Notes: Predicted 3D model of a 346-nucleotide part of an RNA (small-subunit ribosomal RNA, central domain) from an uncultured prokaryote.

Context: one part of a larger RNA
RNA sequence: UUGGGUUUAAAGGGUCCGUAGGCGGAUAAUUAAGUCAGAGGUGAAAUCCCACAGCUCAACUGUGGAACUGCCUUUGAUACUGGUUGUCUUGAGUUAUAGUGAAGUAGAUAGAAUAUGUAGUGUAGCGGUGAAAUGCUUAGAUAUGACAUAGAACACCGAUAGCGAAGGCAGCUCACUAAGUCAGUAUUGACGCUCAUGGACGAAAGCGUGGGGAGCGAACAGGAUUAGAUACCCUGGUAGUCCACGCCGUAAACGAUGGUCACUAGUUGUUGGCGAUAUACAGUCGGAGACUAAGCGAAAGUGAUAAGUAUUGCACCUGGGGAGUACGAUCGCAAGGUUGAAACUC
Numbered sequence: 001u002u003g004g005g006u007u008u009a010a011a012g013g014g015u016c017c018g019u020a021g022g023c024g025g026a027u028a029a030u031u032a033a034g035u036c037a038g039a040g041g042u043g044a045a046a047u048c049c050c051a052c053a054g055c056u057c058a059a060c061u062g063u064g065g066a067a068c069u070g071c072c073u074u075u076g077a078u079a080c081u082g083g084u085u086g087u088c089u090u091g092a093g094u095u096a097u098a099g100u101g102a103a104g105u106a107g108a109u110a111g112a113a114u115a116u117g118u119a120g121u122g123u124a125g126c127g128g129u130g131a132a133a134u135g136c137u138u139a140g141a142u143a144u145g146a147c148a149u150a151g152a153a154c155a156c157c158g159a160u161a162g163c164g165a166a167g168g169c170a171g172c173u174c175a176c177u178a179a180g181u182c183a184g185u186a187u188u189g190a191c192g193c194u195c196a197u198g199g200a201c202g203a204a205a206g207c208g209u210g211g212g213g214a215g216c217g218a219a220c221a222g223g224a225u226u227a228g229a230u231a232c233c234c235u236g237g238u239a240g241u242c243c244a245c246g247c248c249g250u251a252a253a254c255g256a257u258g259g260u261c262a263c264u265a266g267u268u269g270u271u272g273g274c275g276a277u278a279u280a281c282a283g284u285c286g287g288a289g290a291c292u293a294a295g296c297g298a299a300a301g302u303g304a305u306a307a308g309u310a311u312u313g314c315a316c317c318u319g320g321g322g323a324g325u326a327c328g329a330u331c332g333c334a335a336g337g338u339u340g341a342a343a344c345u346c
Base pairs, nucleotide, nucleotide: 003318004317005316006315007300008299012314014201015200016199017198021194022193023192025088026087027086028085029084030083031082033081034080035077036076037075038074039073040072041071042070049065050064051063052062053061054060091191092188093187094186097183100179103177104176105175107173109171114150115149116148117147118146120144121143125136126135162169163168206247207246208245209244210243211242215241216240220236221235222234223233259312262309263308266291267290268289270287271286272285273284274283295302296301319346320345321344328339329338330337331336
């Protein structure tokens, strides 16, 4: 490289947008680039292959043929692919109306809890644990009612639920923004799919500057436990967690399953629509679940939300270790990220 693969054995990019490229609906005409056929030219000789011949045979050599799978020119064919022109509506968009959701951004605001403060009531303990101690407390704690202040998170509803491309999103309310879905009408007329390079977004932790700091809490200190205890348990507690702006760009970023389109038995609840006579029942389109037929699979399992049958373009894998390391390049303030070997060894 070919082939074979990528849920769990090595292997789907964290996600989307999108350039080049690749692939692409129905129908008619035209063209003849790909494609197919005929003819001509060329494709040096030797070599290879076949037949015959010459050295006593063979190697070797000679003669003839075939081959040289290619390229060029020319004449035709027109089913398919391509180019050009026209038409179409099923793919893909646009659209009045109706309805959905923790989708996003910014603002305002409620209650419970916690902590702290103030002045009360009240008196000797509180707290914590397997048991204790460190700790707090007669300078009046813990407990209890009142008032005030602060920051963070939103009990119940709550779900096997919903929304979002993914990361993710939850008190209530307002403003702005976005999205898909269903029904039926009108409309454009293939405008589509995928996507190397590239761009945007991207949990937590971490970094920079400035705020904020209730609770929790790496580091750290003390008390225990223990042979030891740089831990698990307890008392404290700094960064951080929160906000604004900027960076980082990674995760078991998981469905460990990339995207699109088509087709292939059913059962059962659930969610957003539609239609029908009011419910029920049954139907239909779009989601998110459970079980199973065929099939697939090494099995576990999967099974219309495929890991089935096929199509198309992208990414990735090729024994274990060395190693996601070294070197180089590039990005970053740094931490580090991306790309990514070899010797050697089994």

Its mean pLDDT, the model's own confidence on a scale to 100, is 87. It matches the Rfam family "Bacterial small subunit ribosomal RNA". Its family is annotated with structural constituent of ribosome and ribosome in the Gene Ontology.